[in-house]
Context: one part of a larger RNA
RNA sequence: GGCAAGGAGUGUUUCUCUGUGGCGAGAUGAAAGUCGUAGCGAAAGCGAACGCUGCGCAGCCGCGCAAGCGGUCAGGCAGCUGGGUGUGAAAGCGCCCAAGUCACAGGGUGACUACCCGAAACCCCACGAUCUAGUCCUGGGCUGGACGAAGCCCUGGGAAACCAGGGUGGAGGUCCGUAUCUAUUGCUGAGAUUCAAAUCGCAUAGGUGAUUUGGGACUAGGGGUGAAAAACCAAUCGAGUGGGGUGAUAGCUGGUUCCCUCCGAAAUGAGCUAUAGCUCAGCCUCGCCGGAGGCCGCGAUGGGGGUAGAGAUACUGAUUGGGGCACCAAGGAGGGAAACUUCCAGUGUUCCUGUCAAACUCAGAAUCCCACCGCGCCGUAGAUGGCGGGAGUGAGGCAACGGGGUAAGCUCGUUAUCCGAGAAGGUGAUAACCUAGACCGCGGUUAAGGUCCCUAAGUGUCUUUUAAGUGAGGAAAAGAGUUUCCAACCACAGACAGUGGGAAUGUAGGCAUAGAAGCUGCCAUCAUUUAAAGAGUGGGUAACACCUCACCCACCGAGGUUGGAGGCCUUGAUAAUGGACGGGACUAAAGAGACCACCGAGACCGCGGACGUCGCAAUUGCGAACGUGGUAGGGGGGUGACCUGCAGUGGGCAGAAGCGCUUGCAUAAGCUGGCGUGGACCCUGCAGGGACAAGAAUCUUGCU
Numbered sequence: 001g002g003c004a005a006g007g008a009g010u011g012u013u014u015c016u017c018u019g020u021g022g023c024g025a026g027a028u029g030a031a032a033g034u035c036g037u038a039g040c041g042a043a044a045g046c047g048a049a050c051g052c053u054g055c056g057c058a059g060c061c062g063c064g065c066a067a068g069c070g071g072u073c074a075g076g077c078a079g080c081u082g083g084g085u086g087u088g089a090a091a092g093c094g095c096c097c098a099a100g101u102c103a104c105a106g107g108g109u110g111a112c113u114a115c116c117c118g119a120a121a122c123c124c125c126a127c128g129a130u131c132u133a134g135u136c137c138u139g140g141g142c143u144g145g146a147c148g149a150a151g152c153c154c155u156g157g158g159a160a161a162c163c164a165g166g167g168u169g170g171a172g173g174u175c176c177g178u179a180u181c182u183a184u185u186g187c188u189g190a191g192a193u194u195c196a197a198a199u200c201g202c203a204u205a206g207g208u209g210a211u212u213u214g215g216g217a218c219u220a221g222g223g224g225u226g227a228a229a230a231a232c233c234a235a236u237c238g239a240g241u242g243g244g245g246u247g248a249u250a251g252c253u254g255g256u257u258c259c260c261u262c263c264g265a266a267a268u269g270a271g272c273u274a275u276a277g278c279u280c281a282g283c284c285u286c287g288c289c290g291g292a293g294g295c296c297g298c299g300a301u302g303g304g305g306g307u308a309g310a311g312a313u314a315c316u317g318a319u320u321g322g323g324g325c326a327c328c329a330a331g332g333a334g335g336g337a338a339a340c341u342u343c344c345a346g347u348g349u350u351c352c353u354g355u356c357a358a359a360c361u362c363a364g365a366a367u368c369c370c371a372c373c374g375c376g377c378c379g380u381a382g383a384u385g386g387c388g389g390g391a392g393u394g395a396g397g398c399a400a401c402g403g404g405g406u407a408a409g410c411u412c413g414u415u416a417u418c419c420g421a422g423a424a425g426g427u428g429a430u431a432a433c434c435u436a437g438a439c440c441g442c443g444g445u446u447a448a449g450g451u452c453c454c455u456a457a458g459u460g461u462c463u464u465u466u467a468a469g470u471g472a473g474g475a476a477a478a479g480a481g482u483u484u485c486c487a488a489c490c491a492c493a494g495a496c497a498g499u500g501g502g503a504a505u506g507u508a509g510g511c512a513u514a515g516a517a518g519c520u521g522c523c524a525u526c527a528u529u530u531a532a533a534g535a536g537u538g539g540g541u542a543a544c545a546c547c548u549c550a551c552c553c554a555c556c557g558a559g560g561u562u563g564g565a566g567g568c569c570u571u572g573a574u575a576a577u578g579g580a581c582g583g584g585a586c587u588a589a590a591g592a593g594a595c596c597a598c599c600g601a602g603a604c605c606g607c608g609g610a611c612g613u614c615g616c617a618a619u620u621g622c623g624a625a626c627g628u629g630g631u632a633g634g635g636g637g638g639u640g641a642c643c644u645g646c647a648g649u650g651g652g653c654a655g656a657a658g659c660g661c662u663u664g665c666a667u668a669a670g671c672u673g674g675c676g677u678g679g680a681c682c683c684u685g686c687a688g689g690g691a692c693a694a695g696a697a698u699c700u701u702g703c704u
Base pairs, nucleotide, nucleotide: 001704002703003702004701005700006699011112012111013110015108016107017106018105019104020103021102022101023100026035027034028033039046040045049081051080052079053078054077055076059072060071061070062069063068082097083096084095085094086093087092115255116254118252122245123244124243125242126241127240133219134218135217136216137215138214139213140212141211142209144176145175146174147172151168152167153166154165155164156163157162181206182205183204185203186202187201189200190199221237223233224232258638259637260636261635262634263633268281269280270279271278272277282393283392284390285389286388287387288386289385293378294377295376297375298374299373301371302370303369304368310361311360316357317356318355321352322351323350324349325348326347327346331344332343333342334341335340396419397418399415400414401413402412403411404410424435425434426433439609440608441607442606443605444604445603449599450598451597452584453583454582458596460595461594462593463592464591465590471586477571478570479569481568482567483566484565485564486563487562488561489560490559498555499554500553501552502551504528505527506526509523510522511521512520534549538547539546610628611627612626613625614623615622616621639693642689643688644687645686646685647684648683650682651681658677659676660675661674662673664671665670
């Protein structure tokens, strides 16, 4: 891992609701008693209507062929008058003025273990120092070698104290040291389902001492012991182990076993030491009451509004450049001896020009809101509403449109569709984008999206664009890429481009300057000759020279120049494995405009069938009635296993159950026939019972 078996809403009791049944102002119990028949009041205490009127459903009665109308109307609704009691001076106000109770079954609830498994912990009582820590008692072990303290002896010196030398001696938490022993530093070696739940190898450290070790004792769990690491106290230690309290508790994780069918949520508000939770409300479901209107939609009419966009001589405020006017305290610059004055800057105002605003608006949509009318939809086959039983939810999310934010698969809102709880088709794949809401089967037609091949359907038709494989990801900005359009100007009296020629004189204009001759700078910028030629466009020289341009002529011969707007295209274009059409490939099989076909879903249509609700019938029918996606969850109906009782002229050794293979039936849980195996019990109907259904729980046990 596989398989088998086991494995989770149970029991008692409280309250409540529903159903069925009994009796009923009583019910029940053996009884005491309990609940009900009366309420109000904190209490003392006091103590009540089966009233009247109106409307009116069902029902009943009458009329009518019918539709319907009328009458009477239990229950119901409304109003009024009363009554009880509390409060109060009163008025008034609050509560109340006749159906229960017992049993059984079921739904829920509180208390109990309370659907099952699961802590870390806490407390109590015991057991542990054969491991290990420390201490005590009593024993044992430590080859060999080295160094050579004190003391002592001898010799010498000294007045002495004492000193020196030579011996002797044998001290030491001394030295070397794989004898033995002890430790465990490195290889971060081997091993790592091991030889081993700490080992093995090689190297290493200590090795007469605070040494090491045998045996015997002592200290015990908030306690011991500790040369202190919160180390050790029997493979267990920031509080040992065993048993008990104990099924501790867990707002947390996991698991929770057959089928079909009807409906079907919420991720919001409020409160809570609350945000992983709970309660109330909201939203779902089931039942009852009631008896006539209800409403998401569309259109018209009449109102409301100040958003989007927009605007600026319509305000408030911001804001580009410039002009005019006024002021000018302080500031800057100039003039002046000073007073003072001029200019700048500044302030205010006005005009022109160019821009902005959530807290600006002269104006101002679309949507939206309100009222009413009409239409539509739902509703006597019973709606809106009311009462009661049962929930779940209270972590939401995407999109669109907004606020915040540099931004986010960010955050906070609004909206309504969607996902959640929604399958199917399309989009390469892809919860929420497009199509479309799936009861089952068969056939057809479409939607979105597609039609060269993969791949169902056009190598479809007409016009045009693109050359970038753009298409098939992307902004500002840029582009003599190409295409379409508009405007202005020039042009056969010859444009634009190109080529050839000219481009002069006064004069080197004046001044500054070493020089300044068109071309360093300042000032001026005239005149003449001309077809035309600047007191000079650029280069160049130290300065000249020289080249060139404007301008003119000639050659040539038909369009040209400039500005603006649109389409496609190019650059911009950069990320970590190679990857930005799904692939092949495509010059259309790309883009734009138009048209015709076709393909393509569970959509739509047709046929058949099933089921639900409702109606009509009265029995298993009919309906050209409406429906049948679904998580949490609510309601309904069934299947199967085990056991008990009753029934069956039930089955069975001429072969029961179980098991294997297999047939048929049913919407399903399932049922059923046959053969084999097996070798003794089993089935059906009705009624009843409960520890009743397995795939999941790091589930338990067994087998493999």
Predicted 3D model of a 704-nucleotide part of an RNA (large-subunit ribosomal RNA, domain II) from Candidatus Aenigmarchaeota archaeon SCGC AAA011-F07.
It matches the Rfam family "Archaeal large subunit ribosomal RNA". Gene Ontology terms of the family: ribosome and structural constituent of ribosome.
The RNAcentral record of the full RNA draws on SILVA.
The prediction has a mean pLDDT of 81.